[in-house]
Order: sequence, then structure tokens, then C1' cells
RNA sequence: GCCGGCGUAGCCCAAUGCAGAGGCCCGGGCCUUAGGAGCCCGCCAGUGUGGGUUCGAAUCCCACCGCCGGCA
Repeated sequence: GCCGGCGUAGCCCAAUGCAGAGGCCCGGGCCUUAGGAGCCCGCCAGUGUGGGUUCGAAUCCCACCGCCGGCA
């Protein structure tokens, strides 16, 4: 330099065009002598950045940034 893949919450991870779900963590409660485990409730993201297409974009297109892999 060229090609491909990925980027979503503090962490892991779904959603492949009709608008973001779950788990862990964390907070509260029940339970316990206490703790742990278990159960219940709650909190946390508008999707790497900027633009475009669309009635509607995490999803499609373009550029850039970062990470990984391959080729040279």
C1' cells in the first nucleotide's frame, strides 16, 4: 500500500429496515444471628465520529478514526 472482518451500557452480548433485549456488575428490599446463595424491584446505551438514502437506520451507502486477520 491492497483486501476482509469488527466497533452497541462499567463488562459480555442480541437486535440484519418499523426503532435497542438479556446476563454480569451496582443500589434497595425479602430471607439469615450474620454473611453467602436464592427471590423481587430498580439504575445504566440511541449504537466509534461526520455526512447521505429512506416515511422510518444499530442495520443500507460514502469518508474518517480505532482494533483484528490476510496479501504484498
Transfer RNA from a Pseudonocardiales bacterium, 72 nucleotides, folded computationally. It matches the Rfam family "tRNA". About the family: Transfer RNA (tRNA) molecules are approximately 80 nucleotides in length. Lineage of the source: Bacteria > Bacillati > Actinomycetota > Actinomycetes > Pseudonocardiales. Model confidence (mean pLDDT): 81 of 100.